[in-house]
RNA sequence: UUCUUAUGAUGAGAGGCGGAGGGACUGGCCCUUUGAAGCCUCGGCAGCGGACUCAUGCAAUGAGUACUGUGCCAAUUCCAGCAGGCAUUUGCCUGAGAGAUAAGAA
Numbered sequence: 001u002u003c004u005u006a007u008g009a010u011g012a013g014a015g016g017c018g019g020a021g022g023g024a025c026u027g028g029c030c031c032u033u034u035g036a037a038g039c040c041u042c043g044g045c046a047g048c049g050g051a052c053u054c055a056u057g058c059a060a061u062g063a064g065u066a067c068u069g070u071g072c073c074a075a076u077u078c079c080a081g082c083a084g085g086c087a088u089u090u091g092c093c094u095g096a097g098a099g100a101u102a103a104g105a106a
Base pairs, nucleotide, nucleotide: 001106002105003104004103005102006101007100013042014041015040016039017038021031022030023029025081026080027079028078043073044072045071047070048069049068050067051065052064053063054062055061056060077098082095083094084093085092086091
């Protein structure tokens, strides 16, 4: 990097350095000099894999611990983008696609 599978209206921020961008892309709409991105420290959340504990006798499943590998800590993946249905002023619902994360594979 590609492929497969699973998940997504839950949850969780302070300080230091820094100095203008950020929210993947496009459009919208937001955040930001009352300090963006990035880096560091400490803290937190609990999704996936591992470990451990408990329950149903095993298996399997469920619940938990935050120990370990990762991930995450504005707004539903911020909303939409393609197709279909309902309503038709705005809109609502379902599915797909794209993107994100984990696990496995090449």